[in-house]
C1' cells in the first nucleotide's frame, strides 16, 4: 500500500437493508419490601449516534470525505 468490518448511553449490543418520536439489558440513582443486607417490585438520570460535508420537508440510517480499532493481503525483512 490494497480490500474487509467495527464506531450508538457508564459496560455490553439492537435499531441502517426499506429515512419519519433514539431503543434493550447490565449497573447508577429514588422509593418500596427487610430490623439491615441481599432479593423482588414501582420510577428516574443518563445520547451533539467517531468528526466533519452534502442530499432531503425529514438522517444513527443514503452520498463524499476523514479519524480510531480490528481481520486478511501485498511489499520490506
Nucleotide at each position: 500500500c490494497g480490500g474487509g468490518a467495527a464506531g450508538u448511553a457508564g459496560c455490553u449490543c439492537a435499531g441502517c437493508u426499506u429515512g419519519g418520536u433514539a431503543g434493550a439489558g447490565c449497573g447508577u440513582c429514588c422509593g418500596u419490601u427487610u430490623c439491615g443486607g441481599g432479593u423482588g417490585c414501582g420510577g428516574a438520570a443518563g445520547g451533539c449516534c467517531g468528526c466533519a460535508g452534502g442530499u432531503u420537508c425529514a438522517a444513527a440510517u443514503c452520498c463524499u470525505g476523514u479519524c480510531u480499532u480490528c481481520c486478511c493481503g501485498a511489499c520490506c525483512a
The RNA shown here (transfer RNA) has 77 nucleotides and comes from Candidatus Melainabacteria bacterium SSGW_16. The organism belongs to Candidatus Melainabacteria, within Bacteria. Its Rfam family is "tRNA". The family's RNA type in Rfam is transfer RNA.